[in-house]
RNA sequence: CUGCCGGACAGGCAGUCGCGGGACCAUGGCCCCCAGCCGGAAGUUCCGAGGAAAGUCCGGUCUCCACAGGGCGGCGUGCCGGCUAACGGCCGGGAGGGUGCGCUCAAAGUGCACUCUACGGACUAGUGCCACAGAAAAUAUACCGCCCGCUUCCGGCGCAAGCUGGAACGGGUAAGGGUGAAAUGGUGCGGUAAGAGCGCACCGCGCCCGGAGUAAUCCGGGUGGCAGGGAAAACCCCACGCGGAGCAAGACCAAAUAGGGGAGAAGGAGUGGCCCGCUCCGAUCGACUCCCGGGUAGGUCGCUCGAGCCCCUCAGCAAUGUUGGGCCUAGAGGAAUGGCUGCCACCGUGCCCCCCAAAAGGGUGCGGGACAGAAACCGGCUUACGCGUCUGGCGGCUUC
Numbered sequence: 001c002u003g004c005c006g007g008a009c010a011g012g013c014a015g016u017c018g019c020g021g022g023a024c025c026a027u028g029g030c031c032c033c034c035a036g037c038c039g040g041a042a043g044u045u046c047c048g049a050g051g052a053a054a055g056u057c058c059g060g061u062c063u064c065c066a067c068a069g070g071g072c073g074g075c076g077u078g079c080c081g082g083c084u085a086a087c088g089g090c091c092g093g094g095a096g097g098g099u100g101c102g103c104u105c106a107a108a109g110u111g112c113a114c115u116c117u118a119c120g121g122a123c124u125a126g127u128g129c130c131a132c133a134g135a136a137a138a139u140a141u142a143c144c145g146c147c148c149g150c151u152u153c154c155g156g157c158g159c160a161a162g163c164u165g166g167a168a169c170g171g172g173u174a175a176g177g178g179u180g181a182a183a184u185g186g187u188g189c190g191g192u193a194a195g196a197g198c199g200c201a202c203c204g205c206g207c208c209c210g211g212a213g214u215a216a217u218c219c220g221g222g223u224g225g226c227a228g229g230g231a232a233a234a235c236c237c238c239a240c241g242c243g244g245a246g247c248a249a250g251a252c253c254a255a256a257u258a259g260g261g262g263a264g265a266a267g268g269a270g271u272g273g274c275c276c277g278c279u280c281c282g283a284u285c286g287a288c289u290c291c292c293g294g295g296u297a298g299g300u301c302g303c304u305c306g307a308g309c310c311c312c313u314c315a316g317c318a319a320u321g322u323u324g325g326g327c328c329u330a331g332a333g334g335a336a337u338g339g340c341u342g343c344c345a346c347c348g349u350g351c352c353c354c355c356c357a358a359a360a361g362g363g364u365g366c367g368g369g370a371c372a373g374a375a376a377c378c379g380g381c382u383u384a385c386g387c388g389u390c391u392g393g394c395g396g397c398u399u400c
Base pairs, nucleotide, nucleotide: 001396002395003394004393005392006391007390008389009388011344012343013342014341015340016339017338019048020047021046022045023044024043028038029037030036050371054382055381057380058379059378060377061376062246063245064244065243069276070275071274072273074242075241076240077239078238079093080092081091082090083089094119095117096116097115098114099113100112101111102110103109120237121236126235127234129230130229143177144176145173146172147171148170149169151168152167153166154165155164156163157162185203186202187201188200189199190198204226205224206223207222208221209220210219211218212217250301251300252299253298260292261291262290263289264288267281268280269279270278308327309326310325311324314321315320346368347367348366349365350364351363352362353361
C1' cells in the first nucleotide's frame, strides 16, 4: 500500500419543571394491653428501553389438559466429532464449489487467506421427471461429416493397363462439427481405410491390500480397459427425534343473570386426526351433543432473582465449562423515562490568522447526528442501521 475478517460505542456534563416503580415513613385502623399486622400523606432516597426492543423463524423455562400408555398417520433434522437446558444454533475438522493472492513463461495443478453448502441414499428397494432444440436424453443414436467398394451411371486423362471427379447404391465409423444445462470417461501419443480404450502413459472409476486418524476422510501400493448422467428444496427408502395448547396460558376474589327455551339422544366425554387400551359420567330421575336467547367481561395475582450479569484463576485449538470474588440493573396496564436552557466533544463546511505557497495548528460563523421503543422470561437465527467515531487480527506486495 492492498484484500479479507472482526470488536466497542450508539455523544457527555450541569440546572430547572414534569412522569412510572421500589424503599423509609406521619395521622389512622385491627388487637383488652404488649408484640405484631394493615395502611400510607408530605418528604427524602434508589432505579427506569435495545443491539437489534423488530420479524414471530427455531428451541426452551413456566402454566393448564392429562394414567402420554401403545400403534398408524403426520411433522422435523440429515458429512464427522464436540458444546449447550435445548435447537434447524455455536465451535473444530472433512469433502465439494467460489473469490483474492502467490508458485509456474503460460496452462493444468498446487499452497495460503476468506467465504458458501438444503452435505444420508439414484438402472444397487421401487415409481415418476429432464421442456424446447437436437440424429439421439435410454430398450439410445447419425443431421453435417470421415473412410471403403468384388455395384451401377455420367465426365476427364490415357494406345492399353489404369488414374481421377461427381451422383446413386451398399458397407464401416462416432475421433471433428452442430443442438443443448447436460451427448455416454478426460488429456496426450500410437495405431487404423477412416475411426474407436483399439493399445499405451497420466488422471478418473471399480475391486483388493497396507498406513494415519475417535470419525468423516486422506495417503501409498497392486489390479482391471472399465461406463450413461442430472435431480430426492420429486414421490419415496434409511437413521434419529416429536403428546397437545399456550400469558388472550392460568390462579383467586367480587358481582350479575333467565339453575331460560327447543331438538336429538344410548351411549358419551377425556386439548390437532384415526385405532387399541385406560379413567370418568350415563342409559328415560337423560350423560352428552347441537341451536336460539339472557347476564358478566370488574379487581388482584401471574410480573420479574434469572440455564442472570461482571472480574480473576484453571482446562480446552475453540465453542464452552470448573473454582473463587463482586453486583441487583424497567415492570407499564391504553400503556411511564419527556420538555426547556447552557456548556463541552465529534463530523462537514464558509471566512480569517499563520505560511513563499500548502499541510498541520489556532480563531470565528452555519449545519449535522442512523436503524429505531419493552409487555411473562430466556438462548439463537434473520432483517434494518449513520457518506459516524474509535480499534484489533490474518494474508499478500514493497521498503528499511

Overview: RNAcentral holds the sequence, with entries from ENA. This is a predicted structure of a 400-nucleotide RNA (Bacterial RNase P class A) from a Bryobacterales bacterium. The gene name in the source record is rnpB. Its mean pLDDT, the model's own confidence on a scale to 100, is 77. Of the family's consensus pairs, 94% are formed in the model. It matches the Rfam family "Bacterial RNase P class A". It is annotated as a ribozyme. Gene Ontology terms of the family: dimeric ribonuclease P complex, tRNA processing and ribonuclease P activity. From the family's description: Ribonuclease P (RNase P) is a ubiquitous endoribonuclease, found in archaea, bacteria and eukarya as well as chloroplasts and mitochondria.